[in-house]
Context: one part of a larger RNA
RNA sequence: AUUGAACGCUGGCGGCAUGCUUUACACAUGCAAGUCGGACGGCAGCACAAAGAAGCUUGCUUCUUGGGUGGCGAGUGGCGAACGGGUGAGUAACAUAUCGGAACGUACCGAGUAAUGAGGGAUAACUAAUCGAAAGAUUAGCUAAUACCGCAUAUUCUCUGAGGAGGAAAGCAGGGGACCUUCGGGCCUUGCGUUAUUCGAGCGGCCGAUAUCUGAUUAGCUAGUUGGUGGGGUAAAGGCCUACCAAGGCGACGAUCAGUAGCCGGCUUGAGAGAGUGUACGGCCACAUUGGGACUGAGACACGGCCCAGACUCCUACGGGAGGCAGCAGUGGGGAAUUUUGCACAAUGGGGGAAACCCUGAUGCAGCGACGCCGCGUGAUUUAGAAGGCCUUCGGGUUGUAAAAAUCUUUUGUAUGGGAAGAAAAUGACAGUACCAUACGAAUAAGGACCGGCUAAUUACGUGCCAGCAGCCGCGGUAAUACGUAAGGUCCGAGCGUUGUCC
Repeated sequence: AUUGAACGCUGGCGGCAUGCUUUACACAUGCAAGUCGGACGGCAGCACAAAGAAGCUUGCUUCUUGGGUGGCGAGUGGCGAACGGGUGAGUAACAUAUCGGAACGUACCGAGUAAUGAGGGAUAACUAAUCGAAAGAUUAGCUAAUACCGCAUAUUCUCUGAGGAGGAAAGCAGGGGACCUUCGGGCCUUGCGUUAUUCGAGCGGCCGAUAUCUGAUUAGCUAGUUGGUGGGGUAAAGGCCUACCAAGGCGACGAUCAGUAGCCGGCUUGAGAGAGUGUACGGCCACAUUGGGACUGAGACACGGCCCAGACUCCUACGGGAGGCAGCAGUGGGGAAUUUUGCACAAUGGGGGAAACCCUGAUGCAGCGACGCCGCGUGAUUUAGAAGGCCUUCGGGUUGUAAAAAUCUUUUGUAUGGGAAGAAAAUGACAGUACCAUACGAAUAAGGACCGGCUAAUUACGUGCCAGCAGCCGCGGUAAUACGUAAGGUCCGAGCGUUGUCC
């Protein structure tokens, strides 16, 4: 000099940052991923047309019907949920950083080309029945689609023995003159989609080189091991996997083993070289109760998805079920120690949607903590040397212009009034906030450590190797500048000391 700090004493305000470093311990409760009716059948609930009935006050009220309309619970379907957010357990290389590489993928987005023809069979919802305490499940029947499956077509695309072979699609909404119509529409057109394919952008998968802590009281390690051929597998190279063949491969330039550890941009310190460190912010990686596995999908082997096994917790009618905060708050526990079960989608961004809009504990804000940095204040001016305290050589000295007194100011504060920017038309959580004006009144605001030397600052009393101090040297056994108290002084100051930590 530093700090994600803690502890002791003290504590006025503001701005900006920052806050479980320990048990990757266990979690009550709420919220953190939905959205689309302009894909679909529908109608549980709400509202409105319309129809019917009743009452009478004769134009209102009530009741019934009512997918016709606005819309919409549940369901089918699409997109998203692989982002965003958390944590650092594992990992010493399958990671990271830098520089290269070839054998790859890519939803949404941009540019281009060619299409969007003609059909089919189901199924959920729903209805009925049944089982179960529940979670849920079974059977039968009905129905739709941008759900699913064939057929046709194929400049391009894939395979090829170069002759051939294989492979798509879906519609929805707005508007409309003539014509046609089963009165639904056809048809035309615009927009959004859908299919095939090419290119791009961004993103991702893979490979190599170099660098990356300690230990030799770890010296040998390795059988899919090293290479080849055939086969399989992958989006893709490859022992990635498999059969056979060969016997290789790594290692004192430290293999293997053991310990420790996420890596980097950075941060701290230092003149630098270096040393230490990796919290917050940014990039990458890994993980999501422990272990394993795949499914779906453009993308996962998936934190708030599925299956199996283990531990734990909860419900149970004992037959069986449910759960996963290392998301945001919050609770218990551990600990020297670390915050509110807050407000809002107004801004920035993200998902869905044609849009309106909806969702968003991302984010923006507010709250708490002197934890840190920065700024401000606790008054200013004038005066005699009062009283009191302390010391004293008893003369006095000092506290000390300090107080009182007088004059003045109002940062801050309180009260009242006004009041933004952040928001491009509308829309402001913050917030009547920041800020401004006026009034009032020195008013609301100072402590901590130290005073033997190092080291700035000393006297008195008490104590008497006791009580105690102490970072080192050391101090204390009757005049202690070193213990305790007081007065005075010194250094910092809303902080000051102590402890830890690193240079």
The part of an RNA shown here (small-subunit ribosomal RNA, 5' domain) has 503 nucleotides and comes from an uncultured bacterium.
The RNAcentral record of the full RNA draws on ENA and SILVA.
It matches the Rfam family "Bacterial small subunit ribosomal RNA".
The coordinates come from a structure-prediction model, not an experiment, and the mean pLDDT is 86.